Predicted 3D model of a 677-nucleotide part of an RNA (large-subunit ribosomal RNA, domain II) from a Candidatus Nanoarchaeia archaeon.
[in-house]
Context: one part of a larger RNA
RNA sequence: GCCAGGGAGUUUUUUCGUGUGGCGAGGCUAACCUAUAAUGGGAAGCCAGAGCGAAAGCAAGUAUGAAAAUGCGUCAGUCACGCGGAUUUGACUUGAAGCCAGAUGAUCUAUUCAUGGACAAGAUGAAGUCUACCGAAAGGUGGAUGGAGGUCUGAACUAGUGCUACGUACAUAUGCUUAGAUGAUCUGUGAAUAGGGGUGAAAAGCCUAUCUAAUCUGGCGAUGGCUGGUUCCUGCUGAAAUAUGCCUACGUAUAGUCUUAUGUAGUUUGUCGACGGGGUAAAGUACGGAUAGAACUCGCAGGAGCAAACGCUUACGGAGGUCUUUCCAACUCAGAAGCUGUCGACUGCGUAACAUGAGAAACAGGGUGUGUAUGUAAGAUACACUUCCGAGACCGGAACAACGGAGACCAAAGUUAAGGUCCCUAAAUUAUGCUAAGUGUAACGAAAGGCGUCUUGAAUCUGAGACACUAGGGAUGUAAGCUUAGAAGCAGCUAUCAUUUAAAGAAAGCGUAACAGCUCACCUAUUGAGAUACAAGGCCCUGAAAAUGGACGGGGCUCAAGCAUAGUACCGAUACUUUGGCAGCACUCAGAUGAGUGGCUGGGUAAGCAGGCGUCUUUUCUGCGCCGAAGCAUCUUCGAGAGAAGGUGUGGAGCGGAAAGGAAUGAUGAUCCUGGU
Numbered sequence: 001g002c003c004a005g006g007g008a009g010u011u012u013u014u015u016c017g018u019g020u021g022g023c024g025a026g027g028c029u030a031a032c033c034u035a036u037a038a039u040g041g042g043a044a045g046c047c048a049g050a051g052c053g054a055a056a057g058c059a060a061g062u063a064u065g066a067a068a069a070u071g072c073g074u075c076a077g078u079c080a081c082g083c084g085g086a087u088u089u090g091a092c093u094u095g096a097a098g099c100c101a102g103a104u105g106a107u108c109u110a111u112u113c114a115u116g117g118a119c120a121a122g123a124u125g126a127a128g129u130c131u132a133c134c135g136a137a138a139g140g141u142g143g144a145u146g147g148a149g150g151u152c153u154g155a156a157c158u159a160g161u162g163c164u165a166c167g168u169a170c171a172u173a174u175g176c177u178u179a180g181a182u183g184a185u186c187u188g189u190g191a192a193u194a195g196g197g198g199u200g201a202a203a204a205g206c207c208u209a210u211c212u213a214a215u216c217u218g219g220c221g222a223u224g225g226c227u228g229g230u231u232c233c234u235g236c237u238g239a240a241a242u243a244u245g246c247c248u249a250c251g252u253a254u255a256g257u258c259u260u261a262u263g264u265a266g267u268u269u270g271u272c273g274a275c276g277g278g279g280u281a282a283a284g285u286a287c288g289g290a291u292a293g294a295a296c297u298c299g300c301a302g303g304a305g306c307a308a309a310c311g312c313u314u315a316c317g318g319a320g321g322u323c324u325u326u327c328c329a330a331c332u333c334a335g336a337a338g339c340u341g342u343c344g345a346c347u348g349c350g351u352a353a354c355a356u357g358a359g360a361a362a363c364a365g366g367g368u369g370u371g372u373a374u375g376u377a378a379g380a381u382a383c384a385c386u387u388c389c390g391a392g393a394c395c396g397g398a399a400c401a402a403c404g405g406a407g408a409c410c411a412a413a414g415u416u417a418a419g420g421u422c423c424c425u426a427a428a429u430u431a432u433g434c435u436a437a438g439u440g441u442a443a444c445g446a447a448a449g450g451c452g453u454c455u456u457g458a459a460u461c462u463g464a465g466a467c468a469c470u471a472g473g474g475a476u477g478u479a480a481g482c483u484u485a486g487a488a489g490c491a492g493c494u495a496u497c498a499u500u501u502a503a504a505g506a507a508a509g510c511g512u513a514a515c516a517g518c519u520c521a522c523c524u525a526u527u528g529a530g531a532u533a534c535a536a537g538g539c540c541c542u543g544a545a546a547a548u549g550g551a552c553g554g555g556g557c558u559c560a561a562g563c564a565u566a567g568u569a570c571c572g573a574u575a576c577u578u579u580g581g582c583a584g585c586a587c588u589c590a591g592a593u594g595a596g597u598g599g600c601u602g603g604g605u606a607a608g609c610a611g612g613c614g615u616c617u618u619u620u621c622u623g624c625g626c627c628g629a630a631g632c633a634u635c636u637u638c639g640a641g642a643g644a645a646g647g648u649g650u651g652g653a654g655c656g657g658a659a660a661g662g663a664a665u666g667a668u669g670a671u672c673c674u675g676g677u
Base pairs, nucleotide, nucleotide: 001677002676003675004674005673006672014086015085016084017083018082019081020080021079022078023077026047027046028045032041033040051058052057061072062071063070064069092229093228095226099219100218101217102216103215104214110193111192112191113190114189115188116187117186118185119183121153122152123151124149128145129144130143131142132141133140134139157180158179159178162176163175165174195211197207198206199205232612233611234610235609236608237607242255243254244253245252246251258359259358260357261356262355263354264353266349267348270346271345272344273343274342275341276340277339283332284331288328289327290326292324293323294322296320297319298318300317302316303314304313305312306311365389366388367387369385370384371383372382373381374380394405395404396403409581410580411579412578413577414576415575419571420570421569422555423554424553428568430566431565432564433563434562440557441556448542449541450540452539453538454537455536456535457534459532460531461530470525471524472523473522475499476498477497480494481493482492505520508519509518510517582602583601584600585598586597587596588595589594613666615663616662617661618660619659620658621657622656623655624654631650632649633648634647635646636645637644638643
C1' cells in the first nucleotide's frame, strides 16, 4: 500500500416551536405508599384563568399627560409522546503543548566518599652528593654520580580532531587520521545526593535511548474561537463572502440574503406620458486661479543716464486695463446622455408581494467591462456600478474557474448561435482588389524614418519640343572700387551697374602665392512624350535584444489556405423546434394515493423542507425449510434510485412476510484502530 472487521449528532435538566392524542375554564400530578402485577392511591405543588403602574393603587382597563393622544393589556388552556432548535451535561468524533497531586528511579550519567587495580619501551637529565681546579672568603668553573618533571617520543589504556569517507545494523558503529598517556590520570566494587530537587572545571550539561524542569499513575473524556474525519436513496427550493458592534480581525451577535409553516389581499420588472430633482461627461472663460505674446497708458518704490535747483528721459524694472494664446479635483455664463421622485396608462407577476413564527448557512471571495484614488508599474491595493466564476455542465477559444455562444428532466429527429469550411477535422480550394515582407495565417509594439509598392487630390512645365543624357557657347567695359606684398568672379569691406547678345552672376562650387585652369547658373543644337515637386490614404520595410533546437495547435500556405471588401451555400451546442415519456406546482372535477387543463416548472455548493430503501431486535398475526434454510458464486427480470424478486451451482439447518413499536442502524477516506497479506 491493499483487504476484512471496528469506527463519529447520543443521554439527562429546563425551555421555545411544531405535529399527533387525551381532557377542557380547566389540565396534570411529584416525592412517596401499595404486591390482586393489571395497576390503584397520593392535590403538596405547577401552568392557565386580569391587567396596568416605580409604587400607593385602580381594574377590562391601567400608566403618563392640562388636553389631544400614546404605551402595555382586554382572544383557551393543560398534560403526554414524536420531531426541529436553545440550555445544561465530556455533548458529533479524533488530536495538544501544558498545570497540579502522589509515588518510582543515581545498574546510564554528574559530583563526592570508602576500598582495590592499571600505566611496554625509549628520550631529556632539575636539586643534592663526590671529585679536580681557581679564590682570603663568599662562592665559581669543569668532570662524574644522581634521577626531578600537571617534561618529550610512543604501546596498553582513555578520548573522539578531520574526512561532513562509509553506515542505520531495533538506535551513534566501521575505516583512515588525530589528542592525552606519572597525572586536575584511567579504572573495578560498594555507598551518598531526587524533580522547582540533585549534580555541574558552566554546555541550561547530566539525572536509565526521556531534561529550559525525569518517569509512572491519578485529577482527565483537562481545554482547544484550531486541523482532519463524519457512513443509504430520491424529490422541491436555494444563499453569502456585505453593513454595524466586539481585547474584534481565519471568531461571534444583530441586520441584509436562503428555506419552511401559517395568514393577508394585491404588487410593480419594463415601456410611454405629465410634472419635478441635479451640475457630472463634453465644453467654456462670464467669476476665482494659473498661462504665453503684442501694442497702449502711468515716472511710479527701486535701478540707469543727463542735470546737480526744481527736475527731465528711460529699449531696466513695476502697476493698470485692452486684444489675442493655453488650461483647472478643490473655476462654471451655460450644460447633456444616463440616473432618480410622484402620478397615470399599458405590460409583467400573482408559484410573485407583504406580515408573523421556526430553521439555517454566511460575515477569507475572485475575474471581465466602465468610472475613480494611491502607485513608475504590477496577475498591485482600495472604492462604485455591472456581469460571470464561486455554486454552471455543453459548444468555440490548440490546451485554459470566470473571454465569445448558451443556462443541461429523459429518449429520438431536425434547425441554428458563437466560431468556422486545403489536410489532420464536420463544412467553399467562392468573387474583386492589395501585400512579396512567410508580412501574415497569433492577444503583442512607440517616437522617428523609407527613391518598397498601390490609390486619390490639387498644382507647374510640355510638339511654339518639356524632363534626363550628349555636344557647343558661358563673352565685353573689367584685373569693378577699396584693402593688400599680392587680392584678377571666388581672404576681407563697399557697390552689384552697363554693353554685345540665342545666352552668360561685377559670379554658386573646386582650384592658384597671385594669375592660370575645371565646373555651375543661363543659352543653342540633338532627341521625341510625357515630366517635376507637393499633400492625403492602403498594405509593406527599418526601428525590433535572452539565454538546450522550435513553433501560426501542426502539416503547410503567395492572383493564398494572408489582408480588405461583398454576397451566397454549408458545418457547427445538452440552445431552438417537433414527437413520445417521467416528475413537480397551480387550478378544476368527481369525492382524492385518481382524471383533466396549463403561454407553468425541473443546472446547482453551504443550507432548509419532503418522501422513501436497507440492517438488528420486541409483540401479534401468518408462512417456508434435509423433496434442502441462511451464507457464497453467477445469470436474468423489475424499479428513477436506495434496492427487490427469480433461475442455476455450492452449502448443510435454520429462515422469512404483514402491522405496530425499540435502536450501540448504513464507511473508501480521519498521517483512523485491530488483524491478515
The coordinates come from a structure-prediction model, not an experiment, and the mean pLDDT is 82.